[in-house]
Context: one part of a larger RNA
C1' cells in the first nucleotide's frame, strides 16, 4: 500500500453523474393513522407507548380430566364427581443494571412527477425495462370435407369443436372519448363497354410435282402431303363504375382588417381527396433553449405549476386522465451516517523483507 471487518471528536451529503456504499429502521402487544380511491385499498401509512425478573390479587380465567358414586339396553354406554397436571392475560407493589424483543435473526420513512394498469415474461454468459404478454376493445376471414396450418401423397392438427366456435391483424385494465379525407395503394362488390391467353377458326401464302409449255436452259403448275397463317370467336385480370380508414395512409399557403398599441372574431385569394376536431403541449416529442413567468434553494441547464411561438403532439402505429402496483426512471424533504471536510486507530488476510 491492497482486501475483509470494527470504532471515531465537531459537522452531517459539503461526496458524487446519482446518498453508490455504509449507517439508520426492525420483533410482539396497545394507542393512533392523511390526501386520494375503482370503497377493496392507501396502511405496518405517518407518529407514539409498553416489554426481563420477584411478590400479591391467586388454589386466577381457561384447558385437561384420574379415583369414586349412581343409572344401565352390560356397550369402548350415560349422568355426577372433581384429584392431579397444564396454564395465558391483567392490575398493584418491589428491587437490579448504562442497557430487559439485554446476544442472533427481523421494514428506513414521507412528498411530488414520467412511463407501464395490475400478477407475470425476456436478451442461459454486459440490457429485467417504459420492451413482450395480459384480461378488455375492434376489424376481418370461416357454414363444416370450415377457414388456416403441416405433408409430394396417404394422412394429420384445427376438433371428436360448429359462428357465445375457430383462424388472422391491430389496440391494450378502468373512466371520458376516438373528429375530417376513399384522390393514391390495398381489400370488397359490379358487370354494360374497352383490352386480352390458350383453344376454336380458316382467308391467304410457301415447299413438293402428275401434267402442260419450251430445241434447250428453264417456266407455269391441279390434287395430295407438309409448313406458315389474317379476319372472326375466346375467361379471369387490367381499364372502368361504386363501397370501405379500430384498411396502408393523409389531415395547407399568402394578403388585409377593430377609435393607443398589440392582436384579429371578420374579409379576400390560391391550392387540395381533405386541410388537425376534442384533449394535451419547451413534453421519453422543443432546434433556437438554461424560452418566459411562478414555486422550491443563499445560489436550481435538473424538478414542479403555468403560458403556447407544437423546428417536428394528436385521437385503437389510439388521445387525455386514473386508485392500486413497480429490484422501473426524475426531483424534494425527514431520519441516519467516515460518502465527504480529513483523516486516525484496531483485528484478520495479502503484498513486501528475512528465515
Nucleotide at each position: 500500500c491492497c482486501c475483509u471487518g470494527g470504532u471515531u471528536a465537531a459537522g452531517g451529503a459539503a461526496c458524487u453523474c446519482g446518498g453508490c456504499a455504509a449507517a439508520a429502521u426492525a420483533g410482539c402487544c396497545c394507542c393512533g393513522u392523511a390526501a386520494c380511491u375503482u370503497c377493496g385499498g392507501g396502511a405496518g401509512a405517518a407518529g407514539g407507548g409498553g416489554c426481563a425478573c420477584c411478590c400479591a390479587c391467586a388454589u386466577u380465567a381457561g384447558g385437561u380430566g384420574a379415583a369414586g358414586a349412581u343409572c344401565u339396553u352390560c356397550g369402548c354406554g350415560a349422568u355426577c364427581g372433581g384429584a392431579g397436571c397444564c396454564g395465558a392475560a391483567g392490575u398493584g407493589g418491589g428491587g437490579c443494571a448504562c442497557a430487559g424483543u439485554g446476544a442472533a435473526g427481523a421494514g428506513g420513512g414521507g412528498g411530488u412527477g414520467g412511463c407501464g394498469a395490475c400478477u407475470g415474461u425476456u436478451u442461459a454468459c454486459u440490457a429485467a425495462a417504459a420492451a413482450c404478454a395480459u384480461a378488455g376493445g375492434a376489424c376481418u376471414c370461416u357454414g363444416c370435407u370450415a377457414a388456416g396450418c403441416c405433408g409430394c401423397a396417404a394422412g394429420g392438427c384445427g376438433a371428436c369443436g360448429u359462428a357465445u366456435a375457430g383462424g388472422g391483424u391491430c389496440u391494450g385494465a378502468c373512466g371520458c372519448c376516438u373528429g375530417c379525407c376513399c384522390g393514391g395503394u390495398g381489400c370488397c362488390g359490379g358487370a354494360a363497354g374497352g383490352u386480352u391467353a390458350a383453344a376454336g377458326g380458316a382467308a391467304a401464302g410457301u415447299g413438293u410435282u402428275a401434267u402442260u409449255c419450251g430445241u434447250a436452259a428453264g417456266a407455269a403448275g391441279a390434287a395430295g402431303c407438309a409448313c406458315u397463317g389474317a379476319a372472326c370467336c375466346g375467361a379471369a385480370g387490367c381499364c372502368c363504375c361504386g363501397g370501405u380508414a379500430a384498411a396502408c395512409g393523409g389531415c395547407g399557403g399568402c394578403c388585409g382588417u377593430a377609435a393607443c398599441u398589440a392582436u384579429a372574431a371578420c374579409g379576400g385569394u390560391c391550392c387540395u381527396a381533405a386541410g388537425g376536431u376534442a384533449g394535451c403541449g419547451a413534453a421519453a416529442u422543443u432546434c433556437c433553449u438554461u424560452g418566459u413567468c411562478g414555486g422550491g434553494u443563499a445560489a436550481g441547464u435538473u424538478c414542479c405549476g403555468a403560458c403556447c411561438u407544437g423546428c417536428a403532439c394528436g385521437a385503437a402505429u389510439g388521445g387525455c386522465g386514473u386508485a392500486a402496483c413497480g429490484a422501473u426512471u426524475g426531483c424534494c424533504c425527514c431520519a441516519c451516517u467516515g460518502u465527504c471536510u480529513c483523516a486516525a486507530c484496531c483485528a484478520g488476510g495479502g503484498a513486501c523483507u528475512c528465515a

A computed fold for a 355-nucleotide part of an RNA from a Deltaproteobacteria bacterium, annotated as large-subunit ribosomal RNA, domain IV. It was read from a public genome assembly. Lineage of the source: Bacteria > Pseudomonadati > Myxococcota > Myxococcia. Its mean pLDDT, the model's own confidence on a scale to 100, is 89.